[in-house]
Formats: sequence, structure tokens, C1' cells
RNA sequence: GGAGGGGAACAUGCGGUUGCGCUGGCAUUCUCAAUGAGGAUGCAGUGAGGAAAGUCCGAACACCGCAGGACAGGGUGCCGGGUAACGCCCGGGCGCCGCGAGGCGAUGGAAAGUGCAACAGAAAAUAUACCGCCCCGCAAGGGGUAAGGGUGAAAUGGCGAGGUAAGAGCUCACCGCGUCUGCCGUAAGACAGACGGCACUGCAAACCCCACCCGGUGCAAGACCAAGUAGUCAGUCGUUUUAGGGCUGUCCGCCUGAGGCUGAGGGUAGGUCGCAAGGAGAUGCAUGGCAACAUGCAUCCAAGAUAGAUAGCCGCAGAAACAGAAUUCGGCUUAUGGUCCCCUCCCAUU
Repeated sequence: GGAGGGGAACAUGCGGUUGCGCUGGCAUUCUCAAUGAGGAUGCAGUGAGGAAAGUCCGAACACCGCAGGACAGGGUGCCGGGUAACGCCCGGGCGCCGCGAGGCGAUGGAAAGUGCAACAGAAAAUAUACCGCCCCGCAAGGGGUAAGGGUGAAAUGGCGAGGUAAGAGCUCACCGCGUCUGCCGUAAGACAGACGGCACUGCAAACCCCACCCGGUGCAAGACCAAGUAGUCAGUCGUUUUAGGGCUGUCCGCCUGAGGCUGAGGGUAGGUCGCAAGGAGAUGCAUGGCAACAUGCAUCCAAGAUAGAUAGCCGCAGAAACAGAAUUCGGCUUAUGGUCCCCUCCCAUU
């Protein structure tokens, strides 16, 4: 210098100006049913993210359901640990990929049973043989064989030697596989030895078996307050004995006239809460642990709307990308800008 691998923090900045939401801030002022409540104006404070996203997992919370158990159904799936929980995270094992740093893996069981394996191929799990090879035979044909070729995603352990007519775990060594024993490890497993001549092709993100987990719906959950010349119910007055309403207050009179008044609970619109200032919270240090993480101490913490505020413009600097909260957390995944740290490989130079 080039090519890569892993991780971390940040997320345009500063100034001016015009606006918007919120405040458990202040001041002035107004309204009302007034020790209170609400509004207006000004000032001050504060105002999106690392993913707010996908809504894919796991929870909190709320309501509904539920004696207990079983079946069905769904999920997870090497081992150990972490966590409120998880399909997440950490550590380890095994397999595969990479020269390497490292990466990827639903990674339990195919010797309980069932099923499937297209096309090609002789043959796809059961035994067989297309070309070939060898033997017999003049030939036709018969027999042996599974070395070699061919088909396929996959072909009956691999390789070498012996052996043979040719061959073959037929025999032997090594490797692989299986079983047992020893040893190490909490375990998954690892290593060593002995035995077995190989019997067991693959697929369980096919049914299935085994182990563990799982009730449903989501803040439009749900709780409270509560208008209407909306409706329901009750009481009372009234409908030939005229209530009530109108004609400026009262009486008379006139007109009109079948409903009027009071109360109750439910509940719609609407409002308040849930909901934001404190929680499985963040940062630092210490201790324990390889780590995830746990414990202790100290310090810190104010978006909160409801058609939805968090914005527009100007100047300077500049590479500024992906992108906009809606009950709240823990994850995963996806999108995305530059920066920094550690590590690997190659080349060059010293």
C1' cells in the first nucleotide's frame, strides 16, 4: 500500500428569524355557578430514533375464560449457563465453508411404525446386472463377477496389498463405521484400547416418536364522568271541571291548546384516566463470573399528541445517509452515513 474479518460510539453543527405541542414554571389579564376552575397574551423551560420501521418472537398491564386432569392443537429442539421471559444472549461441543482473522448451521430420534425417493438408470432399499471382464461352447447360449465404464441429488464403506479364471471384506494393514471397556469432562462429547468383516442409502422444515413449553383477545385493552325537542321507566298535574304556552311584571280579558312538570338508572356524542417524572431505567466504580449477567454504592432522569406538535426560511461550515413516536418494556430482522479500535492474509521497504 492492497484485500478482508470482528467490534464500538456517533447520527450534521453553530447563529439569526417566523411558527407549533407540552410543562407538577413565572407574570399580566379575562370569564364563571368563585377558598376553586377555565381561558388569552408575554417570557422561560422542554420537544423523535438507532433503527421510532417490519409487527417476527418474548413479557408487563387490562378484560374475558378457567376445580383438577387428560386428549386434540400449536411451538421449541446438540450441551451447560444467563434472563421477568423468549424462538434472545453468553460459553462449550459437533458438522460445513474460508490460507487466515473468522463465518454459517431447526444441529434430538431413520435399530418403534408408516410413507416418499421425479427423470435417467439393470437396479432406489429390495435384490438384481446395461456395457464390460472371466470360464465353458464352433455358434446360439449357459455360468461366474461387481474390478472398470455408464445413469443419477444419492449406487451397497474408502485406499493399498494379497488372492483369483476374472473378481469380491474373500483375507490382511491403515482410515471410516458400529459395539464394549478404560480415561477426561457437570454435559454435549473427546481420546485410547479391544472386538465386529460392514450388517444400518437418504428424507422427520413427511406423518410420527421422545423431551420441554403454551388459555383467548389486545390500550379501538379497560375504568370513570356524562349533553341532547334521542329513547326507556316511575311519580305528579291535566285532557267535557282546560293544565301549560303567547300577549313586557300582576289581575281580568283575548288567542292557542294535549300534553306539561319532576325524578331515576342505563347509555350515545363529548370529556377524564389508563399515559409518561421512577423503572425488569441509564451511566460510572467496586466485587463475583471466561462471558452473558448478578450484587452493592454513587450520580442522573421532565416528548406525550388524539387527526395527531417536534417545523419552515436565511447565513457560515460540511460527506451528511436511512428515516417520524401513539400503552410500555426486552430482543430479532431489515434500511442507512461517515468515524474510531482490534485482528488476518498478500505485496513492497527498513
Annotation
Predicted 3D model of a 350-nucleotide RNA (Bacterial RNase P class A) from a Spirochaetota bacterium. Rfam family: Bacterial RNase P class A. The family is grouped with related families in Rfam's "RNaseP clan". It is annotated as a ribozyme. The sequence is in RNAcentral, with records from ENA. The coordinates come from a structure-prediction model, not an experiment, and the mean pLDDT is 77. The organism belongs to Spirochaetota, within Bacteria. The gene name in the source record is rnpB.